[in-house]
Molecule: transfer RNA
Organism: Clostridia bacterium
This record gives sequence, structure tokens and C1' cells, in this order.
RNA sequence: CGGGGUAUAGCGCAGUUGGUAGCGCGCUUGUCUGGGGGGCAAGAGGUCAUGAGUUCAAGUCUCGUUACUCCGA
Repeated sequence: CGGGGUAUAGCGCAGUUGGUAGCGCGCUUGUCUGGGGGGCAAGAGGUCAUGAGUUCAAGUCUCGUUACUCCGA
């Protein structure tokens, strides 16, 4: 320098054909238990890396940028 992949909650990851952003772990509260551990119920937590475009509507499609990573030179 050329090409590909990844970026979504504190962590690990889903998200189908563009149509309400979810799961597990963790966290908070309540409850069961004499307590611990554990079970159950409820809840909080998101600039979907970033800027723009298309669209009635974008995590998803298009273009640019950034970070990490792989292949080639």
C1' cells in the first nucleotide's frame, strides 16, 4: 500500500425479509431459608464504534472515517 472480517448493556454474545433492541452471566430490590449458599419474582443499565446518505421507518441498506484483527505485497 491492496483486499477481507469484527465493532450492539459492566462482561460474553444473538438480532431472520428494514418495522417495539434481546439472551446468558453480573448488578439492585423483594421474597423463601436460623444464617451462608441456593431458588423464585421484579427492576435498573444502550449515542447499536463514529459522521453522512437512502427510506414513512435503519442495529440491518449505501458512502466516508476510526480502532482491532486476518491475508497478500